Predicted 3D model of a 329-nucleotide part of an RNA (large-subunit ribosomal RNA, domain IV) from Prevotella sp.
The prediction has a mean pLDDT of 88.
It matches the Rfam family "Bacterial large subunit ribosomal RNA".
The RNAcentral record of the full RNA draws on ENA.
Context: one part of a larger RNA
RNA sequence: CCAUGGCCAAGGAACUAGGCAAACUGGCCCCGUAACUUAGGGAUAAGGGGUCCUCCAGCGAUGGAGGCGCAGAGAAUAGGUCCAGGCAACUGUUUAACAAAAACACAGGGCUGUGCGAAUUCGAGAGAAGAAGUAUACAGCCUGACACCUGCCCGGUGCCGGAAGGUUAAGAGGAGGGCUCAGGGCUUCGGCCCGAAGGUCUGAGUUGAAGCCCCGGUAAACGGCGGCCGUAACUAUAACGGUCCUAAGGUAGCGAAAUUCCUUGUCGGGUAAGUUCCGACCUGCACGAAUGGUGUAAUGAUCCGGACGCUGUCUCGGCCAUGGCCUCA
Repeated sequence: CCAUGGCCAAGGAACUAGGCAAACUGGCCCCGUAACUUAGGGAUAAGGGGUCCUCCAGCGAUGGAGGCGCAGAGAAUAGGUCCAGGCAACUGUUUAACAAAAACACAGGGCUGUGCGAAUUCGAGAGAAGAAGUAUACAGCCUGACACCUGCCCGGUGCCGGAAGGUUAAGAGGAGGGCUCAGGGCUUCGGCCCGAAGGUCUGAGUUGAAGCCCCGGUAAACGGCGGCCGUAACUAUAACGGUCCUAAGGUAGCGAAAUUCCUUGUCGGGUAAGUUCCGACCUGCACGAAUGGUGUAAUGAUCCGGACGCUGUCUCGGCCAUGGCCUCA
């Protein structure tokens, strides 16, 4: 000096990003326990008192009398508590070895597919899972207890339905055309022209499904949910009006929020002093309704703020023990 333990005057979070770490609390019995609540809970709430030994009485619980210590759950093991918020209902699950969470899951809700040789999935296939199940089932996707709710838009994309019209492949079809060619014609004798059958190469109109175009539906499908100008007898503001655009212009609720840039917004609370916190306001850069909205008792090794208790976290350091480092033998 380091590590791990033990103790400390006065103060008591002044430490620090943060009470990190440590300390306080702790068992059992009795008394007593608030808001809130889903009436179960919250609750060991909080906050108090008791706790040993001997003798006597009693079946005993217990009571009476007495005794000792600083201390009686005599050592050890054994909740610190409260207030107010965010998130997630909850118990669970997870990055084996830097993340345990507000992430995943979850009961519950919804949509879609599937009538059984089911849909879906694995396999080249046979075959298998689904399932020795049968729509109160199985599969896919989203949401995520509960309470109150879940608005408007189908123009785009997707899906579902429709089949009149447009477009449209191979195929069918074969009008027509090219090459070859028996033969024929012409010739300046070099060649040129015509050309049946056959072979071969092409090939128009016509016919020809789904799809797409088209017509509808569908948002707990993917998604989306405006701008400018004016107006009230102080001012300010605008219930009101005008205008442009849109498929429709954000409803309820919430809101400087896990979302607010400006921003330490403004006001209030708490502090002597508060970029955090809580309650409001609304000017929402850029909340918003199952990519769910808003609440919510209980729960949480969760995150944020505050208080009491308690303490070597600190003012500010000291002492002790054990083991190291180091030195000597």